[in-house]
Context: one part of a larger RNA
RNA sequence: GAACGAACGCUGGCGGCGUGCCUUACACAUGCAAGUCGAGCGCAAACGCUCCCUUCGGGGGGCAAGUAGAGCGGCGAACGGGUGAGUAACACGUGAGUAACCUACCCCCGAAACUGGGAUAACUACUGGAAACGGUAGCUAAUACCGGAUAAUGUCUCGGCCGGGCAUCCGGCUGAGGCCAAAGGGCGCUUAGACUUCGGUCGCGCGCAUUUGGGGAGGGGCUCGCGGCCUAUUAGCUUGUUGGAGGGGUAAUGGCCUACCAAGGCUGUGAUGGGUAGCCGGCCUGAGAGGGUGUUCGGCCACACUGGGACUGAGACACGGCCCAGACUCCUACGGGAGGCAGCAGUGUGGGAUAUUGCACAAUGGGGGAAACCCUGAUGCAGCGACGCCGCGUGGAUGAUGAAGGCCUUCGUGGUUGUAAAGUCCUUUUGGGAGGGACGAAUCGGUUCAGGCCCAAUAAGCCUGUGCUUAGACGGUACCUCCAGAAUAAGCAACGGCUAACUCCGUGCCAGCAGCCGCGGUAAUACGGAGGUUGCGAGUGUUGUUC
Numbered sequence: 001g002a003a004c005g006a007a008c009g010c011u012g013g014c015g016g017c018g019u020g021c022c023u024u025a026c027a028c029a030u031g032c033a034a035g036u037c038g039a040g041c042g043c044a045a046a047c048g049c050u051c052c053c054u055u056c057g058g059g060g061g062g063c064a065a066g067u068a069g070a071g072c073g074g075c076g077a078a079c080g081g082g083u084g085a086g087u088a089a090c091a092c093g094u095g096a097g098u099a100a101c102c103u104a105c106c107c108c109c110g111a112a113a114c115u116g117g118g119a120u121a122a123c124u125a126c127u128g129g130a131a132a133c134g135g136u137a138g139c140u141a142a143u144a145c146c147g148g149a150u151a152a153u154g155u156c157u158c159g160g161c162c163g164g165g166c167a168u169c170c171g172g173c174u175g176a177g178g179c180c181a182a183a184g185g186g187c188g189c190u191u192a193g194a195c196u197u198c199g200g201u202c203g204c205g206c207g208c209a210u211u212u213g214g215g216g217a218g219g220g221g222c223u224c225g226c227g228g229c230c231u232a233u234u235a236g237c238u239u240g241u242u243g244g245a246g247g248g249g250u251a252a253u254g255g256c257c258u259a260c261c262a263a264g265g266c267u268g269u270g271a272u273g274g275g276u277a278g279c280c281g282g283c284c285u286g287a288g289a290g291g292g293u294g295u296u297c298g299g300c301c302a303c304a305c306u307g308g309g310a311c312u313g314a315g316a317c318a319c320g321g322c323c324c325a326g327a328c329u330c331c332u333a334c335g336g337g338a339g340g341c342a343g344c345a346g347u348g349u350g351g352g353a354u355a356u357u358g359c360a361c362a363a364u365g366g367g368g369g370a371a372a373c374c375c376u377g378a379u380g381c382a383g384c385g386a387c388g389c390c391g392c393g394u395g396g397a398u399g400a401u402g403a404a405g406g407c408c409u410u411c412g413u414g415g416u417u418g419u420a421a422a423g424u425c426c427u428u429u430u431g432g433g434a435g436g437g438a439c440g441a442a443u444c445g446g447u448u449c450a451g452g453c454c455c456a457a458u459a460a461g462c463c464u465g466u467g468c469u470u471a472g473a474c475g476g477u478a479c480c481u482c483c484a485g486a487a488u489a490a491g492c493a494a495c496g497g498c499u500a501a502c503u504c505c506g507u508g509c510c511a512g513c514a515g516c517c518g519c520g521g522u523a524a525u526a527c528g529g530a531g532g533u534u535g536c537g538a539g540u541g542u543u544g545u546u547c
Base pairs, nucleotide, nucleotide: 001547002546003545004544006543007542008541009540010539013392014391015390016389017388018387019385020384021350026348027347028346030345031344032343035075036074037073040072041071043069048063049062050061051060052059053058082303083302084301092227093226094225095224096223097222098221101220102219103218106216107215108214109213110212111211112210114148115147116146117145123138124137125136126135127134128133154179155178156177157176158175159174160173161172162171163170164169184208186206187205188204189203193202194201195200229275230274231273236266237265238264241263242262243261244260246258247257248256278300279299280298281297282293283292284291285290305326306325307324308323309322328339329338330337331336356382358381359380360379364378365376366375367374368373395426396425397424398423405417406416407415408414432483433482434481435480436479440474445469446468447467449465450464451463452462453461491536492535493534494533495532496517497516498515502531503530504529505528506527512519513518
């Protein structure tokens, strides 16, 4: 000198863009943060209104409404969001490998969806418990579950041929045998046909969903080369250890696990131990080399009260799932139960220190749904903080009786503050008032028209274009115009040298200053005050840290 997720002192007008628990991975009141689908399925209220009956207590019907609601089922909940505890490791970065692998939804290409069955929740009845939550019996549906059929280019076993390679092998063609599947619901139509209780059903068309293959895209698992901390006042470490072969396990290689066999493996190019630490793109500094650092944003990893475990699933060993143990908190009828903010706000505690229990799904993105739409503390915005960067303002011009006052003074018709003020002319950013008033909106959906595809069809459906329509949290904000009026807006530090800037008074080695040298003991440019000056300026100094 530069920088900062800064803090503290004094001061403080506005705006834009950023940014904000670095400490206690301490404990958490309250609300919200993951749902959705009735076009998979069965059931099914109430308030209220109204009608009828009534022994005036009430009972029944209709609408509300096949709505609310819970339940079965599907998809999602493994994303998104947080944190940095642990981790010195294939965790990360980079480059390879997988001939050792997986992949729901999405895209492309092919084939197919036949025929049966038994349950169960909800519900009803009884019943246990303070509650949480159950138990028994009975009824019922499905795109839930389970048989059978069909089936190869799938898969397994045994063969043949071809091509290739990297040792185990890989790809293709071909033969035999074994094995494996499915689900429907919606809209429309009557062209041909069948049934019909004349409502429709089968059927046909469309798009959605389902099954089984091949390929792709994107995502992931595993392996390896190289790279990046300190410590020798840590020198030896290791027995599933190192290798083999059998088996198990996994999507998959492998001591990953297991019984057996061998006795290996690592280490001064630092093993092992200890300490510290999430890694990177980047960021800061520096001419560079380098040094420091990893906040926001982006990629990867790890974690979710602490420790352990599996279940479901394409995917988890799963933040707002389950089980066990532990600590802590809460409820309890003492028998037993409930909970997990390192999600967004917010509270306490700790600390020098870090924000609102805000608005909206309008946009972007995500989940579900055919869609309408619903959900979304992701996100978009707003609020608070000079925390940072940037921009603007606090007026401009003129004005010498060089006013008054202050300070200094050699005491003068002195110097300085100082064109500074007053005065005159002008402007109106900002702030105030009034009026107008956005971009962000493209859509999706609905609908008109035109064209095309599909089809038996001029129906439904799909595609393209066109016109109309729908929808803004921010926000009556930004911005624009007008009105009045210099009006609402300057401080902080320093002035001995380094280092730009000097005098007076007070004090008297006292009180105090100080980054270093050093000032102060009676004339202190160094302490305190004042006047003046210098520097920076909505900031300015100090402290801390890095270069």

Model confidence (mean pLDDT): 84 of 100. The part of an RNA shown here (small-subunit ribosomal RNA, 5' domain) has 547 nucleotides and comes from a metagenome. It matches the Rfam family "Bacterial small subunit ribosomal RNA". Its family is annotated with ribosome and structural constituent of ribosome in the Gene Ontology.